RNA sequence: UUGCCAUCACGAGCGGUCGAGGGACGUGGCCUUGUGACGCCGCCGCAACCUGCCUCGGGCAAGGUGCGAAAGCCACGCGAUGGGAG
Numbered sequence: 001u002u003g004c005c006a007u008c009a010c011g012a013g014c015g016g017u018c019g020a021g022g023g024a025c026g027u028g029g030c031c032u033u034g035u036g037a038c039g040c041c042g043c044c045g046c047a048a049c050c051u052g053c054c055u056c057g058g059g060c061a062a063g064g065u066g067c068g069a070a071a072g073c074c075a076c077g078c079g080a081u082g083g084g085a086g
Stems, first nucleotide, its partner, number of pairs: 001086002004083005013043005021032003025077005044068003049064002051061004072078001
């Protein structure tokens, strides 16, 4: 990078730093943010795709990812994450 499969209405936040936008992108809505968002760092946590183990239709753990405003914020186009294949 191409195509395939699964999931995307459950769940889980504090501190430090920064200082204006942020919610992927486009259009239209809606929401959030100087009571400091977004991002970054630390710690904590959620979950269980891969992984390991077992008494294996299931359970336990948490090493690799992922995630911790709102249904992927909503609609359309579309996209994100994981796994395996070329």